[in-house]
RNA sequence: UGAGUGGAGCGAGGAGGCGCGGCUAAAGCCGAGGAAAGUCCGGACUCCAGGGGCAAGGUACCGGAUAACGUCCGGAGGGAGUGAUCCCUGGAUAGGGCCAUAGAAAAGAAAACCACCUUAAUGGUAAGGGUGGAACGGUGAGGUAAGAGCUCACCAGGUAUGGAGUAAUCCAUACGCUUGGUAACCCCUACCUGGAGCAAGGUCAAGCAGAGCUUGGGUGGCCCGCCCUAUAGCUCGGGUAGACCGCUUGAGGAAUUUGGUAACAAAUUCCCCAGAUAGAUGCCUCCAAAAACAGAAUCCGGCUUACUGCUCCACUCGAUUA
Repeated sequence: UGAGUGGAGCGAGGAGGCGCGGCUAAAGCCGAGGAAAGUCCGGACUCCAGGGGCAAGGUACCGGAUAACGUCCGGAGGGAGUGAUCCCUGGAUAGGGCCAUAGAAAAGAAAACCACCUUAAUGGUAAGGGUGGAACGGUGAGGUAAGAGCUCACCAGGUAUGGAGUAAUCCAUACGCUUGGUAACCCCUACCUGGAGCAAGGUCAAGCAGAGCUUGGGUGGCCCGCCCUAUAGCUCGGGUAGACCGCUUGAGGAAUUUGGUAACAAAUUCCCCAGAUAGAUGCCUCCAAAAACAGAAUCCGGCUUACUGCUCCACUCGAUUA
């Protein structure tokens, strides 16, 4: 100096003016985001339901973190890259199904279409050809009538034994043991899941309507009873408008120390940081060209997506100069 990889952070500031929401006696203090978004996962909280199972859905290498997770951290195996680094992940020997066309044959310890062999048949062969996405371990040598893990060397896999590791798995040795693919087809194994969501849910409660009581009037000699567009008052339940709670102090934040490779956890000190209900958080001038994506509505932990201009840290591969 060029090209890249991984991560962290900012998302604007100051001055003046006019306004808005919350708290407050006042002075004054606070007032959108890194994604407030998509609503894709996981919870808190609230109400409803409450025997047990099945069904249905979800997750899926191993270990850890966490309130929990499909998230995060560390590791294993496989793949991509010169590299920093990035991407993927249960089981096909529990069982069933499927594998078009082509091909002899698509799974049965199979099969003779073209082939190879000779003892010429109701024989031997799985080597060569051809088809296919895939053809029953691969390459080579020996062997043979021709052939074949039939035998051997190397490679790939499997099983057993021993060792390392919490485990996934790895290493070594032995055994010729070699019997497709598909689980986003059903399935198997392990774990998780009751339903609805702050328009959850709760408190108070005008008016109108209703019920009851007292009073008045009518009927009647009087009482009870019955009747009433009578009159005024009281009580009641449910509950509309409306008001309030839920509502913002929380698995909260910052700093330091300690434990841990890390995710994270613990201790101490300090801080309070929007809470509206048609919904505030805005506009103008100047420094100065000031900008992207975008606007809280119960609250948290993630993931994903959108984005101007930038800053910092660690690392990789080049080039040049000393």
Predicted 3D model of a 322-nucleotide RNA (Bacterial RNase P class A) from Thermosipho melanesiensis. Rfam family: Bacterial RNase P class A. By type it is a ribozyme. The same sequence occurs in records of 2 taxa.